[in-house]
RNA sequence: GCUCAGGAUGAACACUGGCGGCAUGCUUAACACAUGCAAGUCGAACGGGAAACAUGAGAAAUGGUAUUUAUAGUGGUGGACGGGUGAGUAACGCGUAAGAACCUGCCCUUGGGAGGGGAACAACAGCUAGAAACUACUGCUAAUACCCCAUAAGCUGAGGAGCAAAAAGAGGAAUCUGCCCGAGGAGGGGCUCGCAUCUGAUUAGCUAGUUGGUGAGGCAAUAGCUUACCAAAGCGAUGAUCAAUAGCUAGUUCAAGAGGAUGAUCAGCCACACUGGGACUGAGACAUGGCCCAGACUCCUAUGGGAGGGAGCAGUGGGGAAUUUUCCGCAAUGGGCGAAAGCCUGACGGAGUAAUGCCGCAUGGAGUUCGAAGGCCCAUGAGUUGUGAACUUCUUUUCUCGGAGAAGAAGCAAUGAUGAUAUCGGGGAAUAACCAUCAACUAACUAUGUGCCAGCAGUGGCUGUAAUAUAGAGGAUGCAAGCGUUAUUUGGAAUGAUUGGGUGUAAAGCAUCUGUAGGUGGCUUUUUAACACCACCGUCACAUCCCAAGGCUCAACCAUGGAUAGGAGGUGGAAACUACCAAGUUGGAGUAUGGUAGGGGCAGAGGGAAUUUCCGAUGAAGCAGUAUAAUGCAUAGAGAUGAGAAAGAACACCAACGGUGAAAGCACUCUAUUGGGCCGAGACUGACACUGAGAGACGAAAGCUAGGGGAUCGAAUCGGAUUAGAUACCCCUGUAGUCCUAGAUGUAAACGACUUAUACUAGGCGUUGUGCGUAUCGACCUGUGCAGUGCUAUAUCUAAUGCGUUAUGUAUCUCGCCUGGGGAGUACGUUCGUAAGAAUGAAACUCAAAGGAAUUGAUGGGGCCCGCACAAGCGGUGGAGCAUGUGGUUUAAUUCUAUGCAAAGCGAAGAACCUUACCAGGGCUUGACAUACCGCGAAUCCUCUUGAAAGAGAGGGGUGCCUUCAGUAACGCAGACACAGGUGGUGCAUGGCUGUCAUCAGCUUGUGUCAUAAGGUAUUGGGUUAAGUCCCGCAAUGAGCACAACCCUUGUGUUUAUUUGCCAUCAUUAAGUUUGGAACCCUAAACAGACUGCCGGUGAUAAGCCAGAGGAAGGUGAGGAUGAAGUCAAGUCAUCAUGCUCCUUAUGCCUUGGGCGACACACGUGCUACAAUGGCCGAGACAAAGGGCCGCGAUCCUGCGAGGAUGAGCUAACCGCAGAAACACGUUGUCAGUUUGGAUUGCAGGCUGCAACUCGCCUGCAUGAAGCCGGAAUCGCUAGUAAUCGCCGGUCAGCCAUACGGUGGUAAAUUCAUUCCCGGGCCUUGUACGCACCUCCCAUCACACUAUGGGAGCUGGCCAUGCCCAAAUUCGUUACCUUAACUGCAAGGAAGGGGAUCCCAAAGGCAGGGCUAGUGACUGGAGUGAAGUCCUAACAACGUAGCCAUACUGGAAGGUGUGGCUG
Repeated sequence: GCUCAGGAUGAACACUGGCGGCAUGCUUAACACAUGCAAGUCGAACGGGAAACAUGAGAAAUGGUAUUUAUAGUGGUGGACGGGUGAGUAACGCGUAAGAACCUGCCCUUGGGAGGGGAACAACAGCUAGAAACUACUGCUAAUACCCCAUAAGCUGAGGAGCAAAAAGAGGAAUCUGCCCGAGGAGGGGCUCGCAUCUGAUUAGCUAGUUGGUGAGGCAAUAGCUUACCAAAGCGAUGAUCAAUAGCUAGUUCAAGAGGAUGAUCAGCCACACUGGGACUGAGACAUGGCCCAGACUCCUAUGGGAGGGAGCAGUGGGGAAUUUUCCGCAAUGGGCGAAAGCCUGACGGAGUAAUGCCGCAUGGAGUUCGAAGGCCCAUGAGUUGUGAACUUCUUUUCUCGGAGAAGAAGCAAUGAUGAUAUCGGGGAAUAACCAUCAACUAACUAUGUGCCAGCAGUGGCUGUAAUAUAGAGGAUGCAAGCGUUAUUUGGAAUGAUUGGGUGUAAAGCAUCUGUAGGUGGCUUUUUAACACCACCGUCACAUCCCAAGGCUCAACCAUGGAUAGGAGGUGGAAACUACCAAGUUGGAGUAUGGUAGGGGCAGAGGGAAUUUCCGAUGAAGCAGUAUAAUGCAUAGAGAUGAGAAAGAACACCAACGGUGAAAGCACUCUAUUGGGCCGAGACUGACACUGAGAGACGAAAGCUAGGGGAUCGAAUCGGAUUAGAUACCCCUGUAGUCCUAGAUGUAAACGACUUAUACUAGGCGUUGUGCGUAUCGACCUGUGCAGUGCUAUAUCUAAUGCGUUAUGUAUCUCGCCUGGGGAGUACGUUCGUAAGAAUGAAACUCAAAGGAAUUGAUGGGGCCCGCACAAGCGGUGGAGCAUGUGGUUUAAUUCUAUGCAAAGCGAAGAACCUUACCAGGGCUUGACAUACCGCGAAUCCUCUUGAAAGAGAGGGGUGCCUUCAGUAACGCAGACACAGGUGGUGCAUGGCUGUCAUCAGCUUGUGUCAUAAGGUAUUGGGUUAAGUCCCGCAAUGAGCACAACCCUUGUGUUUAUUUGCCAUCAUUAAGUUUGGAACCCUAAACAGACUGCCGGUGAUAAGCCAGAGGAAGGUGAGGAUGAAGUCAAGUCAUCAUGCUCCUUAUGCCUUGGGCGACACACGUGCUACAAUGGCCGAGACAAAGGGCCGCGAUCCUGCGAGGAUGAGCUAACCGCAGAAACACGUUGUCAGUUUGGAUUGCAGGCUGCAACUCGCCUGCAUGAAGCCGGAAUCGCUAGUAAUCGCCGGUCAGCCAUACGGUGGUAAAUUCAUUCCCGGGCCUUGUACGCACCUCCCAUCACACUAUGGGAGCUGGCCAUGCCCAAAUUCGUUACCUUAACUGCAAGGAAGGGGAUCCCAAAGGCAGGGCUAGUGACUGGAGUGAAGUCCUAACAACGUAGCCAUACUGGAAGGUGUGGCUG
C1' cells in the first nucleotide's frame, strides 16, 4: 500500500413472504405526450335575456309583472398565491450580521370627502368574407367602464403661483357593503454592504462604460443605470481573468472528537416554465394552465390558413438496475370570489399499490413416555436430529362469522370522503418460516459426488482420487418476515496527521549561496486596547438533534414545555501575554583596532624532472607486447647509449582521518592585487537579527559555438588476438576531445545520501590555528580558554542499523520536499537553450505488492581442514569372442518392478512343465482356499469309455471312530444365502523394511543471559584429535542423542578339559595301528594382557605430539557388527500388513501349449584371452572353511570319457564329498594367428527328469572365428592390502553359476605434497537466492490482446470578437393619413391613433480566432500474456566491482571514454 469485520441509503437484484401502525416512492430523458381534471367568482356594479313555476289580461295566438335558477357579454376582483422542477447560476445567488435613498392591493387605526355635467363601446340587430380559427362594415344601448368642470389638511416651488379625486349598490327602514384624498401601522417586496461559500497556475495578466468626476436623462428608490464631456484609472500571486463542476441553507449520515460525505421527503430563499427575445396590464409579473415576434417539433386543413406546450394530479410511450391509481371527497385545514347562501380548489383530507424503510405482534403455551419410526453417521456397540413428534390439557394475538358500533363536528341545527373503519361479541390450534453462512480473518463439521474438471473467491487463496474452501445431503451457527448480494458514503485510515505523520539507509533536504515579499524575533519601563480574556444585551425562522413529563395498549409516531455549545453583531470591564506608541539597555548582530594561519580568488613572470618528436654520432639484430601470441617498428640500421634542439601538458618527495573555500573546487617557485575566517583587548552603534516563496549569482565532468594550440592520454574508427560468436574485456595504432581565450549549457552517487539559524544536555583520547597560567636563557614538558577537524563512549533517540556537544538527543523559528509499485521523470502544453537537452510535469491501464534493516540457512570462479579426492604406483574397464542384465525394436505374449551417483550378474540363494504374475485355446461359477446352514454319502481304493489335459460319463469294492441311539467329528458330493478371491490401481493415502548423504561429526535441550523480535550465546576463540576427542579461556552453567567404550572374529599367554583330534618320552604296528601319555599341536570354555602406564624431549607446569625401553601386540593392534537429528513426496501396495478404489459366469479359479530365452542396434557388469613371468605333457608337495540320510557315497569291475554296475562306512574333529591349484622338478616346441586362443559348427554319446524341439548340463572325436594389450574417456586399491591361484556352500531333480557368499595359498609397488579435480566439515564475508546457483534475472525479436501519444485531416459542441441582415417591442422623431368626449363663434388648437423612421436588438448570415469532444490511413513507445527465438547485462570479486552524469557506438541486453560515488 491493498482487503475485511461497524453504521447509513429515495436504493436495485436473488430467494422467501402472516398481520398491523407510521413514513416514503423517476436519483436516468429540463425526453415526447392521447384523454380527463388542476382558477375561478360576483346579478347586492350593468344593459340584455333562455327556461321553469306562480299570478293576473286576452276567446286564442300572444304578451305584462314578480320570484327562483343557469349561461354569453361590459365591469370588478383573483389568475404574481397555491402546486411542480433544479436546466441555468461560483453570483450579494444562498447563509449570517448590519444599513438607507424606497414601494406596498386586500387588512388595522385615524382625519377629511363624494357637487355638477358629458361622450362612447361591447352585448344585441342587420350584413361581408372564411373550411376553420375568427373577422370587416352599418346601426341601437347601460354601468361601480370612460371623460370634463368645481372643490382640497396632499405634491412641487425661495416666493408669486401651479398640478391633482371620487361610484354607487342592497334594504320597508335603522343601517350595511363599497368609492376618493391624506397620515400612521402590520405584513410583504425592491436596493446597498462586512464576513463566509468547490477544483484547476499544464489558466498570469484582466477591464474600455472600463474606474472616478461634472451636466443631463431615467427609476418606486440609490447608482455608469443611460448619455455628453473631462481625468486615467480599477482588479490581480491573500490567485484577478479563464476553464470545469454545482441550485444554496436549516438539516441528513458517519465519526470519541476534530472532521468527512451529502442537500430525497419536511421547511426557508433563489432560478426556470418547449428554445430565444420583448414588452403590455397591474399594488405586485417582464407572468407563461396571459399576449406579441422568431426558431424547433407535433396536430388540424378545403393548402388559402390555423392550433399546441403535465418540470400541476392521474396516466402513456421512451430511457433505465429502478420508482405507484387515468381512485374518493371538499367532511376537516387552508386559499380565491361574494353582503351572504354559496361556487371553485388533483392545495389538502383520505383510500389503493410496493416488505422501500422504521416500529410492534404472531406462527402457540404447559405436561408427559418408550429416548418410537424415518434421515445422517458409525469402531455396528453406539451417537445425533431430540428436554423432539405422536398423546393429554390450556389459551385465542392473528384467522373466521357478522350481533353491537365510535371519537375526529368547531359554531343553534344540519353536514363524515375515510367507513362493510377502530373497538366489542361467538368459534376453534385452528391460517402463518425463511434466508445466508459453517478453512482463517469469523460464531458454526461430518459423510458422499467431482478430480486444476465442474466450480468457489472480500483478501491471502481452494480444487490434479481420501476437498471441514466446489456440488447436493445430514447436522450446526447467525439472523428472522425477512435474509443475502451489488452500488454509494463514512469509520477503522495517525494511508493528507489543527487535534495527530514523516524526510541518513524504507517515498522524501533544492548542488550551493545572496537576498525581496512573507513568517518568526533579546532585556527594562510607559501608552493604546487590534488579537486574546470576563460580564451583560439582542440575534442565529419552523421542524430536526438533546432533556423532561404527556397521547395512541407498547414502540415507531405525534403533541407540549425547556435547554447547551458554537457563529457573527452591540455595550461595559480588566491589561498578564502577542501587537501598537514612546523612552532606555547590552548579552544577539555589526563597526573600528592589534595580531595570526592558509593549495581562498585573479593576473603576470620564472623553473627543473619526465614524455614524445627531430638532427647528427656510436653500434649491430632484434625491439615492442602478452596468460600465450600476433598485428606494429627494424639491415633504407630500429631498440640501446652519449650529445644537441623543439613542443605541449602536468607539477614527484614534503603530504598528514592536515589546511582553505558557500558549494563546485584549490598544491612547483616568486611578484602584484584581492575576498573571507580565527584569536586578543573591550572603544563605538544599539536589536540593526534568523529564515526566505518568487528573483539573482556561482556551479565537476562530458558535450556545443568561434579562434588558437596539440606532447601525453584517448570515445569513435582500423588492425591483431580470445571466442561457438566477441560490435567487449587483452594488444598495436588512432580522430574528436583532453590545454588556452571569449561565449553558451546548468546537470552528477553535485553524498555526511543528514536544509539553515539559536540554546541546552556525562566523559575519554588525538590533531590544526591562536591566547593565558606554569616553567625556562630559550626550546620542550604540563594545565587551561576560544575557533576548527577526527576517533571512542554514557544518557537519550531509532524498525533495526546506528547517531551520540560536529546528534539521527531535548526544544524553538523558517523554507524545500514525501504520501504503494509500475506506467514515468514518460506524453501533451509552456519557459529556457544554436543543439544536445534542461525545468515544470500528468492520465488511461496494470499488480498485491514494491521497499528498508536485521535473522537463519543455502550458495560463491572467498579462507582453514579432511577423505584412494588428486598426485605417486599396481591392476583393470572402454577394442575381441562369449556369458549375463538393461534400453530399444519385434511379438498373440515377449508378465511386473528398479532408471545419475544411490537402476542395469538388481528383486531372481537358480524361468524346460511347475514356478508364472503374460499370451492363445479348452473349461468352472459359493468357486482352488476360510467360516457358518441344510440334505445325502463314511473316507479311502480299483477298473473302463472319451479328451491335449482339466474335466465329463459308467461300473465295482468298502461301511470305519464316538454314542445318552436322537445324533455327531473328520472327509466327499449337491443346494441356497452371507461371502470367498484378485501378483488389479494408488509407495504422491500408509505401516514395516531398505538405500543415500555417511561411520561424515555433527544434532538438540533445561536454566541463565543478550535482543522489541526472528534469534543469539553455550557449540565461537587459542591449542589438539580419527572424532563437538580432550585441555585452557570465556555470560554462561549443566544435560541428552551421535563419537569412543561395552559385543563378535583374529593376533600372545595361563588355567581347566582330552575324544572321534594330538604323539615328546617308553613299548608296538604296514599305518598314532594299539597299550599308554596330557607335555606339544589343535579344539573350546574361563581368565590375563595395552593404560600414553614408564623414561626423555617438546608444549603453557594443560590436553597432546615426537622418539625410546619393555612387550606377542603401541598409541583406535587388525577386521566386523553397530548408522544421531535430519535430507531425497528416494525405493518397495509384486515379501508381508493396510486405508480408499475397481472386477465378481471375471481383472477370480483349473488346464494344455506357447512366452518370459525373440534380434538391424546401444549401454552396464563379468568370464576367457591375445601368450615364453607362458602353453602342453610327466611325475612330486603343502591348506582353510564348508555342507552330507529322498544325502555324501569309499572299494572293486567296466567304459578313451561323461558315466554305468556294485553298495563298505557315515546322522560326521570318526565315514565320504576330496585329486587343492598356483608352486617346485624334468621333457617338449621357439615368436608364429603358433602345440597361442578357444568361439562357432558337424557327428557320436552320457546324466537328470512325465518331458531336454522351442529351451538343460556334461563327455569324446572333428572343426579352429575374432583377438597380437585396446581412441576419447573411466574404475578399484595404502599391507597380509592390490594382484594372482585354486577350494567350498546356498538355491537345486537337473542346470544355462563365468553370478553371489565364504575360505585359505602365493604375495607386491607407491604416497614429493595439498597447487589443481570431486565430495564433505568448520569459520568468516558478500548476496537481488529460500523449490535455496540445475537459483534469481535483463533487453531486443516473433505472436496475441489492452489502454494511450503523434498524425494529412474530417465531424461536432462551447466561448468571445468584427461586419451584414434584422422580427416583435419600449422611449423618441415625424413635413404622411386619421380621430366621439376638452377648448374655440368658426377655421382650427391641444391631445390621441395609424403609417413611416432613428437607436437598441433575438434568431439568421459572413470572417478569422480560442477552448473542448469524437473520429482518422499510418506511426511511436507502454502494459499484460503459454513452456517461442537470440544472448547472459545484474545479484558471489557473478567470473572486466557496480552505480551516477555526459558523449560516442553496437542485433539486444550492453561496451568504451571523461569526471564523480562506495550503496
Small-subunit ribosomal RNA from Solanum clarkiae, 1463 nucleotides, folded computationally. The prediction has a mean pLDDT of 83. RNAcentral holds the sequence, with entries from SILVA. It matches the Rfam family "Bacterial small subunit ribosomal RNA". Gene Ontology terms of the family: structural constituent of ribosome and ribosome. NCBI's taxonomy places the organism under Eukaryota, Magnoliopsida, asterids, Solanoideae, Solanum.